[in-house]
Context: one part of a larger RNA
């Protein structure tokens, strides 16, 4: 050190792209680096095994013989890898034809509803709440009709659909990414993962201007209360909304990396292809979302063809609790702070 593990006990990176490296599909031909077999030099003495012998045993020691991971070098072998070359079509990826969908970016319309302004009807109370009162109202409010602002978008809506994730919902136009079927027409191994690296990243914050109806941290008044820096009311700034530049975090969750292949079923649902039916009716069939179970698996709970199952490649991570995700040092940021990440000490 060769170990065990990561759904919930510690431990899957927030989510892609993609360099190095690591791993790699089917023939056949060469080569012989790795592989492996034999030869032969090397492997100092001392030490280790064995035999004999010297101290009265023995440790100790003398001699002889063996062995020694390995390294060179020379010879075969050619299945595996690798490396050169010539193929293959099932992995990959293209072209063709289709349909599906809040996928992402812009600009333009819509109605509902709230609020507050300006006019118009109109009068005494309106809001609220367990119950009040703080507040608003004869300077004419609440209701009630017109016109402006700004923000989200009832029902449809669905363990429904799109995206890597994060997350996307009115309608309609332009621009645009990607999946899925279906034809097996081209490439011919172009592949999987991916240390660094770059990009993306909710809310919340932070700069610059803008806008600002609700709604609301902070704050203020009324309540309750022993108290009430709260729950409950009445106000109410930042902010929430827009462009641009940061910030990079989350119970960023399936608390489950990522590719790939195999391993009994039944039952829903979205999206598409073949059949077939009086009938989008029924069966098959591919890609997707659910549920419930079979062998396995699991400490159990539960997981179970979307696998926590059987295996393979890579790659992140764990190695008692607390100290502590903190000090200290490095970066990164305008700032908050964010990455990286100890130890004394204690149980």
């Nucleotide at each position: 050190c060769u170990g065990g593990g990561c759904g919930u006990a510690a431990a899957g990176a927030g989510u892609g792209c993609g360099u190095a490296g690591g791993c790699g599909g089917u023939u056949c031909c060469g080569u012989a680096a790795g592989u492996u077999c034999g030869g032969u030099g090397u492997g100092a003495a001392a030490u280790c095994u064995c035999c004999c012998g010297g101290c009265u045993c023995a440790a100790c020691u003398g001699g002889g013989a063996g062995g020694g991971u390995g390294c060179g070098u020379c010879g075969g072998a050619a299945a595996c890898u690798g490396c050169g070359g010539a193929g293959c079509u099932u992995g990959a990826g293209c072209a063709c034809g289709g349909g599906a969908g809040a996928g992402g970016a812009a600009a333009g319309c819509g109605g509902a509803a709230u609020u507050c302004c300006u006019g118009g009807u109109g009068u005494a109370g309106c809001g609220g709440u367990g119950a009040a009162a703080u507040g608003c109202g004869u300077a004419g409010a609440u209701a009630u009709c017109a016109g402006g602002a700004g923000a989200a978008c009832a029902c449809c809506g669905g363990u429904g659909g799109u995206g890597u994730a994060g997350a996307c919902g009115g309608c309609u136009u332009u621009c645009u990414g990607g999946a899925c079927c279906g034809u097996u027409g081209c490439u011919g191994a172009c592949g999987c993962u991916g240390a660094g690296g770059c990009a993306c990243g909710a809310a919340a914050g932070c700069g610059u201007g803008g806008g600002g109806a609700g709604u609301a941290a902070a704050c203020a008044g009324g309540a309750u209360u022993a108290g009430a820096u709260a729950c409950c009311c009445u106000g109410g700034u930042a902010g929430u909304c827009c462009a641009c530049g940061c910030c990079c975090u989350a119970a960023a969750c399936g608390a489950u990396g990522c590719a790939u292949a195999c391993u009994u079923g039944g039952u829903g649902u979205g999206g598409g292809c073949a059949c077939u039916u009086c009938a989008g009716u029924g069966u098959g069939u591919c890609c997707g979302u659910g549920c419930c179970g079979g062998a396995g698996c699991u400490a159990a709970c539960g997981c179970g063809u979307u696998a926590a199952g059987u295996a393979u490649g890579c790659c992140g991570c764990c190695u008692g609790g607390g100290g502590a995700g903190u000090a200290c040092g490095g970066u990164c940021g305008c700032a908050a702070g964010g990455c990286u990440g100890a130890a004394a000490c204690u149980c």